About this RNA:
Predicted 3D model of a 75-nucleotide RNA (transfer RNA) from Parcubacteria group bacterium Athens0714_16.
RNA sequence: GCAGUCGUGGUGUAGCCUGGUUAACACGUCUCCCUGUCACGGAGAAGACCGCCGGUUCAAAUCCGGUCGACUGCG
Numbered sequence: 001g002c003a004g005u006c007g008u009g010g011u012g013u014a015g016c017c018u019g020g021u022u023a024a025c026a027c028g029u030c031u032c033c034c035u036g037u038c039a040c041g042g043a044g045a046a047g048a049c050c051g052c053c054g055g056u057u058c059a060a061a062u063c064c065g066g067u068c069g070a071c072u073g074c075g
Stems, first nucleotide, its partner, number of pairs: 001074007010027004020058001029045005051067005
């Protein structure tokens, strides 16, 4: 330099191919219940508008272009 894969709550992932209710699951965090206390268990809550910029569209995490970062391969 070229090519590919990935980037989504605090953490790990799904959702993308096939656009459609302003995003789901697990762990973690917080509150309440339970318990003599902790743990376990039960109920509930907060937390990401999807790496960034732009485009297409009635509508974009999803499609397109550019760009940044991580990893892998080729040279």
Its Rfam family is "tRNA". Rfam classes the family as a transfer RNA. The prediction has a mean pLDDT of 82.